[in-house]
RNA sequence: GCCUCCGUAGCUCAGCGGCCAGAGCAUUCGCCUUGUAAGCGAAGGGUCGAGGGUUCGACUCCCUCCGGGGGCU
Numbered sequence: 001g002c003c004u005c006c007g008u009a010g011c012u013c014a015g016c017g018g019c020c021a022g023a024g025c026a027u028u029c030g031c032c033u034u035g036u037a038a039g040c041g042a043a044g045g046g047u048c049g050a051g052g053g054u055u056c057g058a059c060u061c062c063c064u065c066c067g068g069g070g071g072c073u
Stems, first nucleotide, its partner, number of pairs: 001072007010025004018056001027043005049065005
């Protein structure tokens, strides 16, 4: 330099172009327990890596960058 995959909550990851962007774990609170853990319920937490484009509408499609992994030379 070229090819390819990935980037979404604190962490691990889902997410047909259209519901208010979700789950598990973690955190906080409550229930349960003599108490703790486990279990059950709830809450908080996201400029969906950045900027453009297409579209009535983009996390999703296209382009360019940024960061990371792998391969080739």